[in-house]
This is a predicted structure of a 72-nucleotide RNA (transfer RNA) from Plicaturopsis crispa FD-325 SS-3.
The RNAcentral record of the sequence draws on GtRNAdb.
A source record names the gene tRNA-Thr-TGT-1-1.
Rfam family: tRNA. Gene Ontology term of the family: triplet codon-amino acid adaptor activity.

RNA sequence: GCCACCUUGGCGUAGUGGUAGCGCGUCGCUCUUGUAAAGCGAAGGUCAUUCGUUCGAUCCGGGUAGGUGGCA
Numbered sequence: 001g002c003c004a005c006c007u008u009g010g011c012g013u014a015g016u017g018g019u020a021g022c023g024c025g026u027c028g029c030u031c032u033u034g035u036a037a038a039g040c041g042a043a044g045g046u047c048a049u050u051c052g053u054u055c056g057a058u059c060c061g062g063g064u065a066g067g068u069g070g071c072a
Stems, first nucleotide, its partner, number of pairs: 001071007010024004018055001026042005048064005
């Protein structure tokens, strides 16, 4: 330099056009003499960024940035 793939809460991930879920973690409550465990509830996401397509984009297309792999 070229090619392919990936980017979604603190972490790990699902979601192939119609208001983004799950697990762990965090916080609160219940239970306990107390802690842990367990149960219930809550907060936390401009879906990397930008432009476009569309009535409507996490999803489709182009650019940019970062990462992984391959080739040279």